[in-house]
Context: one part of a larger RNA
RNA sequence: UUGCGCGUAAAGAGCGCGCCUGUGGUUAAUUAAGUCUGAUGUGAAUGCCUUGUGCUUAACCGUGGACGGCCAUUGGAAACUGAUUAACUUGAGUGCCGAAAACGGUAGUGGAAUUCCAUGUGUAGCGGUGAUAUGCCUAAAGAUAUGCAGGAACACCAGUGGCGAAUGCGGUUACCUGAUCUGCUACUGACACUGAGGCGUGAACGCGUGGGAGAGCAUACUGGAUUAGAUACACUGCUAAUCCUCGCCGCACACGAUGAGUGCUAAGUGUUGGGGGUCGAACCUCAGUGCUGAAGUUAACGCAUUAAGCACUCCGCCUGGGGAGUACGGUCGCAAGACUGAAACUC
Repeated sequence: UUGCGCGUAAAGAGCGCGCCUGUGGUUAAUUAAGUCUGAUGUGAAUGCCUUGUGCUUAACCGUGGACGGCCAUUGGAAACUGAUUAACUUGAGUGCCGAAAACGGUAGUGGAAUUCCAUGUGUAGCGGUGAUAUGCCUAAAGAUAUGCAGGAACACCAGUGGCGAAUGCGGUUACCUGAUCUGCUACUGACACUGAGGCGUGAACGCGUGGGAGAGCAUACUGGAUUAGAUACACUGCUAAUCCUCGCCGCACACGAUGAGUGCUAAGUGUUGGGGGUCGAACCUCAGUGCUGAAGUUAACGCAUUAAGCACUCCGCCUGGGGAGUACGGUCGCAAGACUGAAACUC
């Protein structure tokens, strides 16, 4: 490099936007670059293939022919690809009438609960466990009632429900803001798909800033238990962290372990949001989201109009196990580390 592949065997980048590249709807005309074709030129000799004279045969060698091209010049064809021109509307987008939603951001605000504090009532325990103990408590705990403070999280509704490209998003109100869906078919007229680099986004942990906030919870740590030991599990405490601000980090079983887009291919049954239909249903239809299942496919399990089926376009990735996601170098980072990424050797 060709080729086989990528749900679970090695293999889909965590996700998006997007320049170059690659690919690209319908109709007509022109062109003739690709494509197809004729002619001319040229393609040295040797060699290869064929013919077969000559060495006793063979190797060897002689003669004639054939073969040989991203080649050049020139004539022609016009289906396909390209180019140019003109048009089209079904792809794509815009508009208008509607719809649903934990999409995002900022600022307010609400109740339950835990904890702290104050006061009243009240008296000896509370708490915790398998059982204890450490711990708290006559300086009045725990319980109960009222009031106050503060932080964090939002019960029920809640649903293989919804929204978002993914990470993710759940009290409630206002403002700002992104995307989607149905219907109409008014407008533009291929404006599209993919996407190396690039840019952005990316849970939790971790890092920096701020004498920020700090209720609960809780790595580390401490104490009491358990135990042969107990640097653990269970228990009493408690610091970082968890929260906020601005900035880094850039990784996860970032999973549907399934890249994006388009077309085609039996049914059945739920459900969410529209539209049509009906007095109301039934029923029809578009867009999602589940289950069962035919053909087909698969090594099997399974997948099956939300494909892992049948095809096309583009990108990414794989090539025995270990060594190793290591070493070295480079880029990025405050660091932790991330990205890129071997070989010797060995089975």
Overview:
The part of an RNA shown here (small-subunit ribosomal RNA, central domain) has 347 nucleotides and comes from an uncultured bacterium. The full RNA is in RNAcentral, with records from ENA and SILVA.